Archaeal signal recognition particle RNA from a Thermoplasmata archaeon, 312 nucleotides, folded computationally. Model confidence (mean pLDDT): 76 of 100. Rfam family: Archaeal signal recognition particle RNA. For this family Rfam cites "Structural and energetic analysis of RNA recognition by a universally conserved protein from the signal recognition particle" (Batey et al., J Mol Biol, 2001). Clan: SRP clan. Gene Ontology terms of the family: SRP-dependent cotranslational protein targeting to membrane, signal sequence recognition and signal recognition particle, plasma membrane targeting. NCBI's taxonomy places the organism under Archaea, Methanobacteriati, Thermoplasmatota, Thermoplasmata.
[in-house]
RNA sequence: CGCCAGGCUUGACCGGGGGGUCAGGCGUCCCCUGUAACCCGAAAUCGCCUAUACGCGGGGGUGACGGCCGGGAGAGGCGUAGCCGACCUUUCCACCGGCCCGGAGCCGACUAUGAGGUCCUGUCCUGAGGGGCCGAAGGUGGUCUGGCAGGGCUGCCGGAGGGCAGCUCUCCGGCCUUUGUCGCAGAAACCGGGUCAGGCCCGGAAGGGAGCAGCCCUACUGCGAACUCACGGCGCUCUCGGGGUCACGGGACCGAGAAGGCCUCCGGAUAAACCGGCGGAGGGCCGAGCGUCGAUCCCGGCUGGCCUGGCA
Numbered sequence: 001c002g003c004c005a006g007g008c009u010u011g012a013c014c015g016g017g018g019g020g021u022c023a024g025g026c027g028u029c030c031c032c033u034g035u036a037a038c039c040c041g042a043a044a045u046c047g048c049c050u051a052u053a054c055g056c057g058g059g060g061g062u063g064a065c066g067g068c069c070g071g072g073a074g075a076g077g078c079g080u081a082g083c084c085g086a087c088c089u090u091u092c093c094a095c096c097g098g099c100c101c102g103g104a105g106c107c108g109a110c111u112a113u114g115a116g117g118u119c120c121u122g123u124c125c126u127g128a129g130g131g132g133c134c135g136a137a138g139g140u141g142g143u144c145u146g147g148c149a150g151g152g153c154u155g156c157c158g159g160a161g162g163g164c165a166g167c168u169c170u171c172c173g174g175c176c177u178u179u180g181u182c183g184c185a186g187a188a189a190c191c192g193g194g195u196c197a198g199g200c201c202c203g204g205a206a207g208g209g210a211g212c213a214g215c216c217c218u219a220c221u222g223c224g225a226a227c228u229c230a231c232g233g234c235g236c237u238c239u240c241g242g243g244g245u246c247a248c249g250g251g252a253c254c255g256a257g258a259a260g261g262c263c264u265c266c267g268g269a270u271a272a273a274c275c276g277g278c279g280g281a282g283g284g285c286c287g288a289g290c291g292u293c294g295a296u297c298c299c300g301g302c303u304g305g306c307c308u309g310g311c312a
Stems, first nucleotide, its partner, number of pairs: 002311007011065001012062003015033005023050005038059004066303008076293005084287002088284006095277004099268002102265002105262003110257001116254008124243008132234004137228002141176004146172002149170009181225006192217004200209003
């Protein structure tokens, strides 16, 4: 000096790379990749650095394990003027198709519980005549030797209140006629009727009179019913005549197809827009290729601290 075993920590290691940032190198940020394999702190108005730049500060671990150089394979990142390209997307241009008629083929809802067709008829229109329904309109005329009703006028009587008679009108009632009636409800402040408390008037009294409120009734009003009707309407109905028939209903006859869809051919239409297809040119996105960096893996070369013991 070498080899073997053990120990030590000063060398070394406890990850590396790409992008971004920057004058530049690292870190904090993002991404890729590897290991049996560290922890804490600060850091984009930034932290440590300057080609000896491949972090800074503090702590811990492994222990000679390592480091450097060359070659090959290679995850992945970045770049890409020009060339190449599948899909997708976009702009422009050209062509074809879209619509109609007819033919061929395939399918075919439905179809002998009858496709499709023909004929008759109803629904529809029109003329005429009945009915029905709805609506509008309407409330008669007469007679009575009936009335204890009322108003007006005239005459007579009484001291007043008032009494008697006649004429006339109205009202009420009976009857006849009529479509001109019935029911319910409301109803006259006075200027409608009846009855009229209280009060008022006349009177010696008896009695009489006017009369408000209230009550009863009526005119009238509303609603309904019935009746009449010379009127209007109707999406109802009957009968007769004429017309119409796209569609639908009914009936009769014949008896096997068929609306429609797809595809294709012939012919036609086509101003534009739009949609679809195909082709051409250009753009985008992306990829390939190329360039560059490159984790990691493989091969080769060089180099590799100190101490103790053993062996040659």